[in-house]
Context: one part of a larger RNA
Molecule: small-subunit ribosomal RNA, 3' major domain
Organism: uncultured prokaryote
This record gives sequence, C1' cells and structure tokens, in this order.
RNA sequence: UGACGGGGGCCCGCACAAGCAGUGGAGCAUGUGGUUUAAUUCGAAGCAACGCGCAGAACCUUACCAGGGCUAGACAAACUAAGAAUCCCGGAGAAACUCCGGCGUGCUCGCAAGAGAGCUCCUGUCCAGGUGCUGCAUGGCUGUCGUCAGCUCGUGUCGUGAGAUGUUGGGUUAAGUCCCGCAACGAGCGCAACCCCUGUCCUUAGUUGCGACCAUUUAGUUGAGCACUCUAAGGAGACUGCCGGCGUCAAGCCGGAGGAAGGUGGGGACGACGUCAAGUCCUCAUGGCCCUUAUGUCUGGGGCUACACACGUGCUACAAUGGUCGGUACAAAGUGUCGCGAACCCGCGAGGGUAAGCUAAUCGCAAAAAGCCGGCCUCAGUACGGAUUGCAGUCUGCAACUCGACUGCAUGAAGUCGGAAUCGCUAGUAAUCGCUGAUCAGCAGGCAGCGGUGAAUACGUUCCCGGGCCUUGUACA
Repeated sequence: UGACGGGGGCCCGCACAAGCAGUGGAGCAUGUGGUUUAAUUCGAAGCAACGCGCAGAACCUUACCAGGGCUAGACAAACUAAGAAUCCCGGAGAAACUCCGGCGUGCUCGCAAGAGAGCUCCUGUCCAGGUGCUGCAUGGCUGUCGUCAGCUCGUGUCGUGAGAUGUUGGGUUAAGUCCCGCAACGAGCGCAACCCCUGUCCUUAGUUGCGACCAUUUAGUUGAGCACUCUAAGGAGACUGCCGGCGUCAAGCCGGAGGAAGGUGGGGACGACGUCAAGUCCUCAUGGCCCUUAUGUCUGGGGCUACACACGUGCUACAAUGGUCGGUACAAAGUGUCGCGAACCCGCGAGGGUAAGCUAAUCGCAAAAAGCCGGCCUCAGUACGGAUUGCAGUCUGCAACUCGACUGCAUGAAGUCGGAAUCGCUAGUAAUCGCUGAUCAGCAGGCAGCGGUGAAUACGUUCCCGGGCCUUGUACA
C1' cells in the first nucleotide's frame, strides 16, 4: 500500500421488510447429469453451465458409428507434355461411383496450315486437406463484478524509503454530482450531456391516409376538400427558469404556481482502470505439435430423438373471477413475387380446386384474444383436466418406419393448489390476454419484439446477500 475480520461509523441496491404472482408436488415440452449404446459428435460447470453455442438434427446439416469407395484428392496455386474429350439415355449396384451398351455435340481466330480459350486426361511435386490437440502460446469477440462510482496522471509539497498528498474533511447528489474548506494546483479515462424511441404544441406536405360539408347504391363509396386523425421532415418546449420556506450569503433540499410534462419526465443505446490464466483453436484468424492410401475426402444407412433414475428452465392444469355454445366490439408492430394469397366452390376439419389483387399507408397474411350480451353446466375426478392409446386422414418434402406438424372420431391417465427450500417484480410495472417476426421445404410450449386489460405494497434499514466511502486490528500478500 492492499486484502481480510462472526471490528466500528456513514450510505445504496426488489438486499431484507410490506405485498402480488410463481417454482419445488402432477402430466407434458426442452436442456443437462447419469446410465445404456456400434455411435448415442463436441463444447458450456456456483452466481456468470443446464429452452446455453442450436434464429429451428427425417436426408442434408453432421463434426459421431458400422459399412462401400477414392488417394495430388471434394477445394487452391504452379510447372511440363498430349489432343481428344464430354453430355444424355438404358442395364448391374444401397448409393457414390465403377463397368457394359446406345445416341448426340464441339467454340473463337485463320483461305489453309496452325494457334488460343474451355474441358478432359497423363506425369510428378515446394503440395492440398484436418470441426485433430493446446483458449495455460495467441488475435478478435464475449460474459462477470457493474451503469457500481470509481481508476489514474503531470507539476509541486511531505517522507531516508516503500509511498502519501491531490481523491481526505463539513454539507449535498443517482453520481469523485456540485459547493465550502484545505500544500496543493491542474488534467485525463469514467458520471452527466450530445444520439434514438416515447409524451404536448407549431410549421411544411396531402396519396395509397383522413372525414367536418354536399351527394349516395350506406361501402370514404364517388365528386369536391386537406379542417381533423395520421404519416414524416423541420422547429418550439423543462432550465430548479419563477414564488415561499430551510440551508453557511453556497451547493442544494422541501412546498407551490404555471405547464402536456418538474427537478435525470419514461424507455433504449452507451459498460472506466481492471478481476476471474473466466468462455470460445467447433464462426473466423493464428504460433507450436500431430495425421497424410488417413485423424483427409465421397457416399447409402444408422445415431445426435436411447431410458431404472436425478436436477434446471418452461407449458398445461387441478376449475364456477370457471367450462362450453351462440352473438358482438376494440390493437400495435411486423411481413409478402421461388412470396402473401382475397372472393367463390368442395370437405365436419386439417385442407383442396379455381383465381382477383399486391414489389404493398393501395392488395394479402388478418380471425386479435381476454372483454361485452345471452343460453346450458351446479361442485362431481365432473360438460374440470387433457396425458396416453387405437383407427381414419391432411400438408411439406426424393423420402415422415426409426424420427415431422396438423385434423376428425374414439380413448380419457396423473392432478382437488403442492414438504424443506427457493425465484421474479415498485407502475402502464407484476399478473393476465392474444398478435407478429427471425431461423425455416416442413416443424416453436423456446427466443426476439408488439400491443389489449391492468393491480397490491414499501412502517422502515435491526437482520440475510451484494456493493461504495472513511476508520481500526492483523502473526496474511
């Protein structure tokens, strides 16, 4: 100087408390451990691994396994030599590919000879190739403490020196934020602000958007229009600016006015010096080591989907604030031409047929759902719950057996609110309800977003956890 203390002081955080809804019990989905297996590819491991890499394993992917093939190779560059070679069809084979048979075919320049490109074959390497090892050799990227308020430097001063001071102190703040004081005076990286979205108003603009006026076939539909909404570009607006009180005449705090908004208005992006030899050699790049008729490469099949079990994360429930049937209302944000697909017809349905429009403020996906109105159910393992199983189907795709999603009929399991323990959340939040997108042929209970409805509680900081500053002890570094 740090680190640590079941030392002290001050302070903060959904840290506790106060509340709300969960997990832990059930079934299923998904990841992991374990076990099994020819293989169940590999990585991730307290918080910070475990719906994680995987924004989507039937084949492919794919790295794994047992087979069948190739050996300058699936891919690259270079050199030498030759002119022939190749596509397609059929057969053998699981295919790759090999063998056999058949058909077709050359391009450019040049009169020609010939030359060149492309393709193919042969020859041989200084080669290619490796998701093989080392993340404890590395770059890059990332997690984490933590959006915590800290981390440092120059000069000066003090100390023999390591170092200290500044950065401590008194106030204050979300903040090393600001004020005052002070052997310090300044400065840098962080904080804040500048950026984006959102909340109010104005201006400009008016189609594909809008609907105050007239008309209407009642559909913004047509004419006329750009008020309003909206869209999207530019501005205004909030700064403790004003008033009162408190405060050290300060920084600031409390209350008030005006205002759409008030003291960081709300949300996002943004992550200091560093820590964990944290994670990644399987994104990529890369040193070293290793393989080179194989640890490379091609291919059909299988596996990654196994299942006495254990854990994590979710979904659906156990019902009446509900279930079911009928009627009816209101979003936002997205996305679409290898696409979205209206309307009509067929089908109980998944879906099929035909097909308009749309490169989209124009057309489509599109039905929002919870909600509201009415009928039935009357507390039961039920008209709750839907697992599991049987049969029959639809769609995608060469192909749904291993191993897809969905539909119809039948079947109708556990489950009556969950032990010890434990997680999230302070407001348009939790809870609850649906919608969209990426990936994607197909496959979403996951993820990323979007809106609808919309709470309860916070006395307080004694305690648990994590963190910041000062101080103290130490046989620790």